[in-house]
Molecule: RNase P RNA; transfer RNA
Organism: Anaerolineae bacterium
RNA sequence: CAGGCUGACCGGGUGAUCGCUCUCCUGCACGUCAGGGGGGAGGAAAGUCCGCCCUCCGUAGGGCGCGGUGCUGGCUAACGGCCAGGCGGGGAAACCCGACGGAAAGCGCAACAGAGAACGGAUUGCUCCGCGCGAGCGGAGUGAGGGUGAAAAGGUGGUGUAAGAGACCACCGGCGCGGACAGCGAUGUUCGCGGCCAGGCAAACCCCACCGGGAGCAAGGCCGAGCAGGCGCAUUGGGGCGGCUCGUCCCGCAAAAAGCGCCGGGUUGGCUGCUUGACCCCGGCUGGCAACGGUCGGGGCAGAUAGAUGAUCACCACCUCGCAAGAGGCACAGAAGGCGGCUUAUAGGUCGGCCUGGGCA
RNA sequence: GCCUCCCUAGCUCAACAGGCAGAGCACAAUACUUGUAAUAUUGAGGUUAUCGGUUCGAUUCCGAUGGGAGGCU
Numbered sequence: 001c002a003g004g005c006u007g008a009c010c011g012g013g014u015g016a017u018c019g020c021u022c023u024c025c026u027g028c029a030c031g032u033c034a035g036g037g038g039g040g041a042g043g044a045a046a047g048u049c050c051g052c053c054c055u056c057c058g059u060a061g062g063g064c065g066c067g068g069u070g071c072u073g074g075c076u077a078a079c080g081g082c083c084a085g086g087c088g089g090g091g092a093a094a095c096c097c098g099a100c101g102g103a104a105a106g107c108g109c110a111a112c113a114g115a116g117a118a119c120g121g122a123u124u125g126c127u128c129c130g131c132g133c134g135a136g137c138g139g140a141g142u143g144a145g146g147g148u149g150a151a152a153a154g155g156u157g158g159u160g161u162a163a164g165a166g167a168c169c170a171c172c173g174g175c176g177c178g179g180a181c182a183g184c185g186a187u188g189u190u191c192g193c194g195g196c197c198a199g200g201c202a203a204a205c206c207c208c209a210c211c212g213g214g215a216g217c218a219a220g221g222c223c224g225a226g227c228a229g230g231c232g233c234a235u236u237g238g239g240g241c242g243g244c245u246c247g248u249c250c251c252g253c254a255a256a257a258a259g260c261g262c263c264g265g266g267u268u269g270g271c272u273g274c275u276u277g278a279c280c281c282c283g284g285c286u287g288g289c290a291a292c293g294g295u296c297g298g299g300g301c302a303g304a305u306a307g308a309u310g311a312u313c314a315c316c317a318c319c320u321c322g323c324a325a326g327a328g329g330c331a332c333a334g335a336a337g338g339c340g341g342c343u344u345a346u347a348g349g350u351c352g353g354c355c356u357g358g359g360c361a
Numbered sequence: 362g363c364c365u366c367c368c369u370a371g372c373u374c375a376a377c378a379g380g381c382a383g384a385g386c387a388c389a390a391u392a393c394u395u396g397u398a399a400u401a402u403u404g405a406g407g408u409u410a411u412c413g414g415u416u417c418g419a420u421u422c423c424g425a426u427g428g429g430a431g432g433c434u
Base pairs, nucleotide, nucleotide: 001357002356003355004354005353006352007351008350009349010348012316013315014314015313016312017311018310020040021039022038023037024036025035026034027033028031042332046343047342049341050340051339052338053337054216055215056214057213061246062245063244064243066212067211068210069209070208071085072084073083074082075081086100087098088097089096090095101207102206106205108201109200123146124145125142126141127140128139129138130137131136154172155171156170157169158168159167173197175194176193177192178191179190180189181188182187220272221271222270223269229263230262231261232260233259237251238250239249240248279300280299281298282297283296284295285294286293287292318329319328320327321326362433363432364431365430366429367428368427371386372385373384374383380417388404389403390402391401392400410426411425412424413423414422
């Protein structure tokens, strides 16, 4: 210098004028008033894909079912997230990717091609026997060669045989069982024995292990306004946890007055929940490889309710076009109870680390 | 704001514990007719919304994205 891999970050700035929302102070003509001060979108606020906090369902327990997760260890409030490690795959490397338990439990699936597709299969070939003058025909053996396919029941060499074949032997690969060593573990290294090989699919069902009660701020609480009632509720009733059942709890015991459930009718107003919390940032010390944790100090944090956070102008920065004057552009997008993740969108720019190749000194 | 469901030919729908994507209407051509319609015969038309994954193989299974529909005070 070129190409590549990877991590972190920014994502317009300043000023003027006119506005919007929340809040504090002051004022009075107490009005959603006036004046002044202060706060006011993001790295994803998004998708709503996970996990929680919170709230309610008169308790939350068991069993079945259903759903989710799926190598190991750790982090965390929790997770399908993150970190570290193992194994497998890709790459020359840096590095990247992996739903990565079980197919010798069960039920299944494998189109087309092919002779044969799962306690295998004789199309061609090879070998032997019989018949025939012969081309050939029939029978038997063979899974080694050819061919088909995504996949054809270990590989190489030898022994053996009519030809062959794990039929037998050696080595290698793989499987099962047992042991030793290293490691918390996944796993790795190694030794012995075994039978000779046991195929694929679980991101269909299923089995195993673990986790999960349901609903969601339109949850829920309070106030105001408004309306029309009807039906059901003992011979083991009705209802409460939104699949069933056991259990449990509530209301009932002859009356539907109160209660519970169902249907119908009415309401589209206000306050609250509502934002300071497992919070975020910076720095020091400290435990840990890391994710992350502990502690000290400093700083910061919007809350609308048809929904504020804006508009215009000037200058500057950046990009494109142009010799120049100048012109044009400036991404994705926008809170709605809160938080931790993941995923997706994103013009342009900044900084760091690593790998490979080349050049010069 | 929250929850649930669905995208297959121009339209309406099939095909699903994975195996050659079909039907009706519509469209085109031909025949019949003096001509049109109807009818008959034949034909064309699909990246199964898009992207990725699992698998030998995906409309089907899984994930992400886009679009649409319905419900909840």